[in-house]
Predicted 3D model of a 133-nucleotide RNA (c-di-AMP riboswitch aptamer (ydaO/yuaA leader)) from a Thermoflexaceae bacterium. NCBI's taxonomy places the organism under Bacteria, Bacillati, Thermoflexia, Thermoflexales, Thermoflexaceae. The coordinates come from a structure-prediction model, not an experiment, and the mean pLDDT is 78. The sequence was found by an Rfam model in a public genome assembly.
RNA sequence: CGGCCCUGCAGGCCGAAUCUGCCGAGAGGCAGAACGGGGGACCCGCUCUUCGGGGUGAAUCCGCUCCCAAGCGGACGGGCACACUUCCGCCCGAACCCGUCAGCUAACCCCGCAGGCAUGGAAGCAACGCUCU
Numbered sequence: 001c002g003g004c005c006c007u008g009c010a011g012g013c014c015g016a017a018u019c020u021g022c023c024g025a026g027a028g029g030c031a032g033a034a035c036g037g038g039g040g041a042c043c044c045g046c047u048c049u050u051c052g053g054g055g056u057g058a059a060u061c062c063g064c065u066c067c068c069a070a071g072c073g074g075a076c077g078g079g080c081a082c083a084c085u086u087c088c089g090c091c092c093g094a095a096c097c098c099g100u101c102a103g104c105u106a107a108c109c110c111c112g113c114a115g116g117c118a119u120g121g122a123a124g125c126a127a128c129g130c131u132c133u
Stems, first nucleotide, its partner, number of pairs: 012117003018033006035112005044103001052101001053098004060075005076093005084124005
């Protein structure tokens, strides 16, 4: 000097998953707000129900190869640090749940508030914050 690992703090990324109050030694519990999701009329819509059906989510569809698996390509969907737009570049397309049952849906009812991670560059145009003087 460089690389790797661990710990703490600050600022961040995917995601709805954050904040506040009270109780508690703590773990945690209760309640509320913000954010997110589901059920649920008239009207409207649909013509299906074992080849069951449905929900959260970007996470689906098609083709080729192939014993399966896996892989490749295309279409389309999603993400990449502080708001937004554009260009280039990179990455993801999972997983889980309900349990025979659900179109939309006012009133109304119910639920979640986790987990994981280390980061692209440039231009334009805003807002705000911090530090120093």